The RNA shown here (c-di-GMP-I riboswitch aptamer) has 83 nucleotides and comes from Acetobacterium woodii.
The organism belongs to Acetobacterium, within Bacteria.
Its mean pLDDT, the model's own confidence on a scale to 100, is 81.
Rfam family: c-di-GMP-I riboswitch aptamer. From the family's description: GEMM was predicted in a large-scale screen for bacterial structured RNA regulatory elements.
The sequence was found by an Rfam model in a public genome assembly.
[in-house]
């Protein structure tokens, strides 16, 4: 270089957007849908950090979580193959 055969399998999650829901929102939720992920499996008062501010306070600006985000870091359980 070129051909061949062999290997890590089985498989799983679902972003963005749609439609329907819920919720003041941030977002969840469920059908479609796949950027993309070896934990994108779980845990929100085990810890750090972000979002929203109904409610309150306040002239105002603005503050503020008892909401909420695990696919932002963390803790922590697990599959497969080698050594």
């Nucleotide at each position: 270089u070129u051909a061949a055969a062999u290997a890590u399998u089985u498989g799983g999650c679902a972003a963005a957007c749609u439609u329907a829901u819920c919720g003041a929102a941030a977002g969840g939720u469920a059908a479609g849908g796949a950027c993309g992920c070896a934990a994108a499996g779980c845990u929100a008062a085990a810890g750090g950090g972000u979002c929203u501010a109904a409610g309150u306070a306040g002239u105002u600006a603005u503050a503020u979580a008892u909401g909420a985000c695990a696919g932002c870091c963390a803790g922590u359980u697990g599959c497969a193959a080698a050594c």